[in-house]
Model confidence (mean pLDDT): 81 of 100. A computed fold for a 74-nucleotide RNA from Oryzias melastigma, annotated as transfer RNA. Rfam family: tRNA. The family's RNA type in Rfam is transfer RNA.
RNA sequence: GGCGUUGUGGCUUAGCUGGUUAAAGCACCUGUCUCGUAGACAGGAGAUCCUGGGCCUAAAUCUCAGCAGUGCCU
Numbered sequence: 001g002g003c004g005u006u007g008u009g010g011c012u013u014a015g016c017u018g019g020u021u022a023a024a025g026c027a028c029c030u031g032u033c034u035c036g037u038a039g040a041c042a043g044g045a046g047a048u049c050c051u052g053g054g055c056c057u058a059a060a061u062c063u064c065a066g067c068a069g070u071g072c073c074u
Stems, first nucleotide, its partner, number of pairs: 001073007010026004019057001028044006050066005
């Protein structure tokens, strides 16, 4: 340098052949039970989806450029 692939709460992922409020587990916070840090149960906060454009009535999803990680080739 060329080709491919990945980027979504603090972490790991789902959703990605466009369509109502972006879902789950772990972690975190509050309450109850408990002698109790733990554990069980109930409830809660937190991501406008890597960045910027384009298409569309509508974009996490399609498309273009860029950035970052990663694999292969030279």